This is a predicted structure of a 75-nucleotide RNA (transfer RNA) from a Candidatus Peribacteria bacterium.
Rfam family: tRNA. Rfam classes the family as a transfer RNA. Gene Ontology term of the family: triplet codon-amino acid adaptor activity.

Order: sequence, then C1' cells, then structure tokens
RNA sequence: GCCCCUGUAGCUCAGCCCGGAUAGAGUAUCUGGCUUCGAACCAGAGGGUCGCAGGUUCAAAUCCUGCCGGGGGCA
Repeated sequence: GCCCCUGUAGCUCAGCCCGGAUAGAGUAUCUGGCUUCGAACCAGAGGGUCGCAGGUUCAAAUCCUGCCGGGGGCA
C1' cells in the first nucleotide's frame, strides 16, 4: 500500500443482507418485594446523538461515499 471482518446502553451482543415509524436482549447499577440480615429469586427504573462527516430517500442503525479506531490476511 491492497483486501476482508468489525464499531449499537458501563460490559457482552442481536437487529443491517431485504429501509418503515417509541432502538432491543442479557449482564451490571439503582429502587421496591421476599428474608432475622444477606445471597438467590420476583417486579420496576434509569442508561443510546447506532464510530464521525456527507449523500440518496417521504423515511436510514440498515443503502452509497469519504475518514477514524480495533482485529486478520497478502505484499
């Protein structure tokens, strides 16, 4: 230098291929229940400019372009 994969909640990830109307799960945190207290279990809450910028579109996490970070391959 070229190619491939990857970036979404504090953490681990789904959703992306095939655009569709409040962006999800588990875990962690907090609150309540339960318990003599705690753990476990049950219920609930908060937490996201979907890596950044631009484009297409009525509508973009999803499609297109550029850039940045991480991993791998070739030279």

NCBI's taxonomy places the organism under Bacteria, Bacteria candidate phyla, Candidatus Peregrinibacteriota, Candidatus Peribacteria.